[in-house]
RNA sequence: GGGACUAUGGCCAAGUGAGUUCAAGGCAGUUGGUUUACACCCAAAAGACCGUAGGUUCGAAUCCUACUAGUCCCA
Numbered sequence: 001g002g003g004a005c006u007a008u009g010g011c012c013a014a015g016u017g018a019g020u021u022c023a024a025g026g027c028a029g030u031u032g033g034u035u036u037a038c039a040c041c042c043a044a045a046a047g048a049c050c051g052u053a054g055g056u057u058c059g060a061a062u063c064c065u066a067c068u069a070g071u072c073c074c075a
Base pairs, nucleotide, nucleotide: 001074002073003072004071005070006069007068010027011026012025019058030044031043032042033041051067052066053065054064055063
């Protein structure tokens, strides 16, 4: 220098043939129950608009472009 892949709540992770109202689920945390108490267990609620910035479109996490970070391959 060239190329591929990855980036979604505190952590992991589904969704990536664009479609309507809420972006699944698990763990952690919070509240309540249970317990003498803690743990386990049960119940409930909360938390992300999807790496950043543009573009396309009636509509974008999803398509396009550039950039950022990480991993790998080639030179």